Molecule: Lysine riboswitch aptamer
Organism: bovine gut metagenome
RNA sequence: AUAGAGGAGCGGCGUUUAAAAGUAGCCAUUUUUUAAUGUACGGCAAUACAGAAAACGGCAAAAGGAGGCGCCGCCGAAAAAAAUGCUUUUUGCCGAAGGCGUUUUUUGGGACGGCACAAAAUAUGUGCCGUACUGUCACCGCAGGUGGAGCGCUAU
Numbered sequence: 001a002u003a004g005a006g007g008a009g010c011g012g013c014g015u016u017u018a019a020a021a022g023u024a025g026c027c028a029u030u031u032u033u034u035a036a037u038g039u040a041c042g043g044c045a046a047u048a049c050a051g052a053a054a055a056c057g058g059c060a061a062a063a064g065g066a067g068g069c070g071c072c073g074c075c076g077a078a079a080a081a082a083a084u085g086c087u088u089u090u091u092g093c094c095g096a097a098g099g100c101g102u103u104u105u106u107u108g109g110g111a112c113g114g115c116a117c118a119a120a121a122u123a124u125g126u127g128c129c130g131u132a133c134u135g136u137c138a139c140c141g142c143a144g145g146u147g148g149a150g151c152g153c154u155a156u
Base pairs, nucleotide, nucleotide: 001156002155003154004153007075009074010073011072012071013070014069015068016067017066025059026058027057029055030054031053032052033051037050038049039048040047041095042094043093044092045091046090078107079106080105081104082103083102084101085100086099087098088097089096108134109133111131112130113129114128115127116126117125118124136148137147138146139145140144
């Protein structure tokens, strides 16, 4: 440098299904409040709009996440944290949340359990800890055991 391996392996795209939810929102009626008010992610200031809350009735979603099916790219596949650049949420400042990129650090892989966060959620995901399992290499070695990490391992 090339080609490979681990295994309910990783990620992406399309389609479909359930749930989200009879929720958000819209319309009508009534009631309360109201410009020193209310709304535009939070605070302050500005700007724009005219509302805001509740009851009942009618109409009525979607995103993110998840399952099935199909296809594609792969084996640091990929994931997370921090810093940083650009950008979105009316404008400015400070934050918060999201998207894309770069750098650094950690993690071999999946399963189960506990805690925390996210989420509508008892689905699921992420992080930390624990339990056994599994692949690989090294050492001891009769079975088998111990230990390490992917900048690894095998073949050429």